This is a predicted structure of a 541-nucleotide part of an RNA (small-subunit ribosomal RNA, 5' domain) from a metagenome. It matches the Rfam family "Bacterial small subunit ribosomal RNA". Rfam links the family to the GO terms ribosome and structural constituent of ribosome.

[in-house]
Context: one part of a larger RNA
RNA sequence: GAAUUAACGCUGGCGGCAUGCCUAACACAUGCAAGUCGAGCGAGAAACCGCCCUUCGGGGUGGGAGUACAGCGGCGCACGGGUGAGUAGCGCGUGGGUAAUCUACCUUUGUCUGGGGGAUAACACACCGAAAGGUGUGCUAAUACCGCAUAAUCCGACGAACCUGCGGGGGAGUCGGCAAAGAUGGCCUCUUAACAAAGCUGUCGGAUAGAGAUGAGCCCGCGUCCCAUUAGCUAGUUGGUAAGGUAACGGCUUACCAAGGCGACGAUAGGUAGCUGGUCUGAGAGGACGACCAGCCACACUGGAACUGACACACGGUCCAGACUCCUACGGGAGGCAGCAGUGAGGAAUAUUGCGCAAUGGGGGAAACCCUGACGCAGCGAUGCCGCGUGGGUGAAGAAGGCUUUCGGGUCGUAAAGCCCUGUCAGGUGGGAAGAAUAGUCUCUUGGUGAAUAGCCCGGAGGCAUGACGGUACCACCGAAGGAAGCACCGGCUAACUCCGUGCCAGCAGCCGCGGUAGACGGAGGGUGCAAGCGUUAUUC
Numbered sequence: 001g002a003a004u005u006a007a008c009g010c011u012g013g014c015g016g017c018a019u020g021c022c023u024a025a026c027a028c029a030u031g032c033a034a035g036u037c038g039a040g041c042g043a044g045a046a047a048c049c050g051c052c053c054u055u056c057g058g059g060g061u062g063g064g065a066g067u068a069c070a071g072c073g074g075c076g077c078a079c080g081g082g083u084g085a086g087u088a089g090c091g092c093g094u095g096g097g098u099a100a101u102c103u104a105c106c107u108u109u110g111u112c113u114g115g116g117g118g119a120u121a122a123c124a125c126a127c128c129g130a131a132a133g134g135u136g137u138g139c140u141a142a143u144a145c146c147g148c149a150u151a152a153u154c155c156g157a158c159g160a161a162c163c164u165g166c167g168g169g170g171g172a173g174u175c176g177g178c179a180a181a182g183a184u185g186g187c188c189u190c191u192u193a194a195c196a197a198a199g200c201u202g203u204c205g206g207a208u209a210g211a212g213a214u215g216a217g218c219c220c221g222c223g224u225c226c227c228a229u230u231a232g233c234u235a236g237u238u239g240g241u242a243a244g245g246u247a248a249c250g251g252c253u254u255a256c257c258a259a260g261g262c263g264a265c266g267a268u269a270g271g272u273a274g275c276u277g278g279u280c281u282g283a284g285a286g287g288a289c290g291a292c293c294a295g296c297c298a299c300a301c302u303g304g305a306a307c308u309g310a311c312a313c314a315c316g317g318u319c320c321a322g323a324c325u326c327c328u329a330c331g332g333g334a335g336g337c338a339g340c341a342g343u344g345a346g347g348a349a350u351a352u353u354g355c356g357c358a359a360u361g362g363g364g365g366a367a368a369c370c371c372u373g374a375c376g377c378a379g380c381g382a383u384g385c386c387g388c389g390u391g392g393g394u395g396a397a398g399a400a401g402g403c404u405u406u407c408g409g410g411u412c413g414u415a416a417a418g419c420c421c422u423g424u425c426a427g428g429u430g431g432g433a434a435g436a437a438u439a440g441u442c443u444c445u446u447g448g449u450g451a452a453u454a455g456c457c458c459g460g461a462g463g464c465a466u467g468a469c470g471g472u473a474c475c476a477c478c479g480a481a482g483g484a485a486g487c488a489c490c491g492g493c494u495a496a497c498u499c500c501g502u503g504c505c506a507g508c509a510g511c512c513g514c515g516g517u518a519g520a521c522g523g524a525g526g527g528u529g530c531a532a533g534c535g536u537u538a539u540u541c
Base pairs, nucleotide, nucleotide: 001541002540003539004538006537007536008535009534010533013388014387015386016385017384018383019381020380021346026344027343028342030341031340032339035075036074037073040072041071048063049062050061051060052059053058082299083298084297091224092223093222094221095220096219097218098217101216102215106212107211108210109209110208111207112206113205114148116146117145123138124137125136126135127134128133154177155176156175157174158173162169163168182204183203184202185201186200187199191197192196225271226270232262233261234260237259238258239257240256241255242254243253244252274296275295276294277293278289279288280287281286301322302321303320304319305318324335325334326333327332352378354377355376356375360374361372362371363370364369391421392420393419394418401412402411403410404409425483427478428477429476430475431474440464441463442462443461444460445459447457448456449455486530487529488528489527490526491512492511493510497525498524499523500522501521507514508513
C1' cells in the first nucleotide's frame, strides 16, 4: 500500500447493489418450513337457509353437499433448505475403466391388458388406559392383496453347426419359469331383439421387453498440510480354494490352506483440516485463505440398527441404548431449529417471531387448483462497494470577533454579511394498476384420430381474469439556501507551526524517540490529509 463475513472510538444526509453467529455441531418457548389426488375406493356430517306439518317441545323434506373431517390406496416425502462436527480418505480435484452394475418419473419402439378369489381399515358394538394409545366381535370397497390363464429376442438349465492357442468362444435349438388395473369423456358406424350398453371411439393409466436420456454405485493412474523430539506397523492381516452376500467386482463375510502384506520414495502413531471452482495479495514466481455464489462430500441430540422404497440405513420416518427437557393418576408416556423467523447462553460481534405464491423452480392432480420460510420481495445494520448532496456567482487593500505580533502589522479571509441566482436529495401535493405476463380458461378455426359436423389431441386468432413488492419506481407541481460534516494528523519516516499550560511530572509512542521551560505531552489558533465517513485494533499478502 492492498484486503477483510470484521469489531471498537468519534461522527453520520440520501439512494442503488451486495452482505450480515467467524464464538457454544450450546440448550431451545411459540408459529410456520411436505404434501397432494374424489377422474383409484368405501363411507359421509353440521351450522345455516327455503318449504310442509306441529300437541309449539319439535318432526319431515330440499339446499348446504357428495362439501368438511377421518380412513384404505397411489405418487411425493432420498428433491429443495441447513451446518462443517467428523474426515489426511479414492473424501476431493483431474483423467480413465465398468465385458463387474442399477436407474422411479420422462422420451421412443414392439407386444399385452383374459378370467377368478379371499380379506381388511374406515364404520358399528363392547372393553382396557390418567394419557399416549390399544384389544375383541361384526360389516364393506378398490388402480390394496392373492391364485389361475396366456407370453417373448425376458430369466434359468442343457446345448447343435462353426472357431480354438483345448482353457474356452459361439449361440441354432430343446426343456423349465415369470405379468397386468382400471378410471373418465363422447357416440350409435359395427355387435346385441330393443334400450344405451358388456359395443365403438378418445384421453389418462396398468404389464412386459428393447433403446435413449438423466441420475447413481464401484474400481484405477496422478495430485492433495505439519511433526522423525512418532521407526517400525499388520492376524481377516496378505494371497489362494470353496461357499454365502450384493444391483455389482472384491476378505465384503465365513470355513479351510499358505505366510504373507506395508515401510526413510516416510509405513504406523500424533497434531491440524471438509475438498474444489475460486478469493486476497503480488510485476510475476509465489504466499495466505476456502465468507457469500457454484460443484462434490459428510452430518442431523449422542451411539447403534434395520424397514419401506427405483434410490435412504433416511434433518422435520421407525426401533434399541444413553444424556437432557417436559407431562403423569407413578403404572407409563412425549420431544430433538446444524429449515425460516425468534429466545436464552457464549462472545468484541452478526438482523424481522414481516408480506406473497404475482414471477422462477419443485411436489401432487386430466385439469381447475392445492402445498412450497425454496424463491420473489419488504424490514434492520455506513458491514462493504458505487453514485449523489450538504449550494453557485458576485462581494473590502479586507467589517466584527478569534489567534498572533518586533505593536507597524500579519492571519482566519471572498471566508462572512450583503446582492443576484439555481433547485439535486430530503419534505409536501397530484398523477402513476408503467414494466415485471406468460402460462391458464372461454369462443372461433387449419390439421390429426374417428363412422361422426361428438369428444379428444397438436397448432393459430380473438376475448376474459390474475402483482406480494406498492400508491413503490418514475413524472409534474409547491416551497425554500432553507433540513444535511466530520474524523485523524502536523519532530523525522510523512503532507502540515505557532502561542499558552506542564516541568524526566502529567503524559505520548508504529520505529527512532519526546518530556529536567517542549514545533513530539495537554489546550487554543492556524494548517495538512481523507470525507459520510475518519481513525484504532486484529488478521493476510

Its mean pLDDT, the model's own confidence on a scale to 100, is 83.